RNA sequence: CAAGUAAACCGGGUGGCCGCCCGCCUCAGGCGGGAGGAAAGUCCGAGCUCCACCGGGCAGGAUGCUGGGUAAUACCCAGGAGGGGCGACCCUACGGAAAGUGCCACAGAAACAUACCGCCUCGACUUUAGCGGGGUAAGGGUGAAAUGGUGAGGUAAGAGCUCACCAGCGGCUGGGUGACCAGUCGGCUGGGUAAACCCCAUCCGGAGCAAGACCGAAUAGAGGGACAAUAGGACGCCCGGCCUCAUCCCCGGGUUGGUCGCUUGACCCUGAUGGUAACAUCAGGGCUAGAUAGAUGGUCACCACUCCGACCCUGUCGGAGUACAGAACUCGGCUUACAGGUUUACUUGGCCU
RNA sequence: CGGGGUGUAGCGCAGUUGGUCUAGCGCGCAGCGUUUGGGACGCUGAGGUCGGCGGUUCAAAUCCGCCCACCCCGACCA
Numbered sequence: 001c002a003a004g005u006a007a008a009c010c011g012g013g014u015g016g017c018c019g020c021c022c023g024c025c026u027c028a029g030g031c032g033g034g035a036g037g038a039a040a041g042u043c044c045g046a047g048c049u050c051c052a053c054c055g056g057g058c059a060g061g062a063u064g065c066u067g068g069g070u071a072a073u074a075c076c077c078a079g080g081a082g083g084g085g086c087g088a089c090c091c092u093a094c095g096g097a098a099a100g101u102g103c104c105a106c107a108g109a110a111a112c113a114u115a116c117c118g119c120c121u122c123g124a125c126u127u128u129a130g131c132g133g134g135g136u137a138a139g140g141g142u143g144a145a146a147u148g149g150u151g152a153g154g155u156a157a158g159a160g161c162u163c164a165c166c167a168g169c170g171g172c173u174g175g176g177u178g179a180c181c182a183g184u185c186g187g188c189u190g191g192g193u194a195a196a197c198c199c200c201a202u203c204c205g206g207a208g209c210a211a212g213a214c215c216g217a218a219u220a221g222a223g224g225g226a227c228a229a230u231a232g233g234a235c236g237c238c239c240g241g242c243c244u245c246a247u248c249c250c251c252g253g254g255u256u257g258g259u260c261g262c263u264u265g266a267c268c269c270u271g272a273u274g275g276u277a278a279c280a281u282c283a284g285g286g287c288u289a290g291a292u293a294g295a296u297g298g299u300c301a302c303c304a305c306u307c308c309g310a311c312c313c314u315g316u317c318g319g320a321g322u323a324c325a326g327a328a329c330u331c332g333g334c335u336u337a338c339a340g341g342u343u344u345a346c347u348u349g350g351c352c353u
Numbered sequence: 354c355g356g357g358g359u360g361u362a363g364c365g366c367a368g369u370u371g372g373u374c375u376a377g378c379g380c381g382c383a384g385c386g387u388u389u390g391g392g393a394c395g396c397u398g399a400g401g402u403c404g405g406c407g408g409u410u411c412a413a414a415u416c417c418g419c420c421c422a423c424c425c426c427g428a429c430c431a
Base pairs, nucleotide, nucleotide: 001349002348003347004346005345006344007343008342009341010340012303013302014301015300016299017298018297020034021033022032023031024030025029036324040335041334043333044332045331046330047329048208049207050206051205053241054240055239056238057237058236060204061203062202063201064200065079066078067077068076069075080094081092082091083090084089095199096198100197101196102193103192104191116140117139118136119135120134121133122132123131148166149165150164151163152162153161167189169186170185171184172183173182174181175180212260213259214258215257221251223250224249225248226247231244232243233242253430254429255428267286268285269284270283271282272281273280274279304322305321306320307319308318309317310316311315354427355426356425357424358423359422360421363380364379365378366377372411382398383397384396385395386394404420405419406418407417408416
């Protein structure tokens, strides 16, 4: 210098004038504050609210290597295994096929089993071709996948038949909290698929701020049904206990008004300590939107960045542009969109010293 | 804001419990036949990124994940 990898941040600024929302005050006025890293998708987890509830079982759902973090999670951190990359690093929907049941189309002889071609051997007859019997699964064909792979020996021809190395399975020893790793021994070993049903381990009430609480207004309930266990009672079913009677269900009608919930939070910033890290503890400091047809805009000037053109070319002038995109109870994540720019660490290649 | 559905040829719809190198039906379109001509009818044919992108699998319209578009529902009183 070039090409990459991982992470963090900015993503317009300043001033004047006019305009909008909220809070406060000494109230014709003044002071202070006023969209995001994703506010988005609604894919997850909670806080919070309501439904009197408790226990047991079945069904159903979610997660899925190990350990740690967290309020919790399908999230984050650190490891393990497998795979990709020269490397920094990246990806994984990562328990079980020996509990059982399914599926593997077509092709092929055969896909829970296998002999089509081939090889060897015997027979009628010395040989060839053909036919029949026996042996074989190394070679060929089909296929995504065909009696573990490669090599050597051996054999009538072959085959873990034997040996060496490797993969798989099992035993023993050692290391590690653990996933797992290392060494050694052994017989020689049909596969894949669980984002197929299923088994195993762990966890799980339901609805959701349009939750819920209060006030006001209006109308039509002279409607129907059940009622002491009948019904209702924290998803469905069953069992046991328990609670409620102005109760529960259906039909019909009225109002579509206002206030609260509504912003002090598992909050933010700085420092110290502990920890590889995620994070935890302590100390100090800060208050940063609460709208409801839904506010934060318009205009002028200058500056910043990018592109183009001209010129008196270290610069000046002019023009155009500046991404994705707006809170609606709050927070922690994931995913998706994004013009341009800044910084840090590391890897590879080239050059110079 | 929250909950629930749909997406297949020009149009309306099957196919979704994986079997592939042919994805279907009706209407419509084109051609031919028939008729004086038209319609009806008969025959033949064309027309498809299965909303988009990934993943699982030998194989995906179908199973799973993310994204896009469209549709439906919701509050209070007695």
Two RNAs folded together computationally: RNase P RNA and transfer RNA, 431 nucleotides in total. It holds a member of the Rfam family "Bacterial RNase P class A". By type it is a ribozyme. The coordinates come from a structure-prediction model, not an experiment, and the mean pLDDT is 76.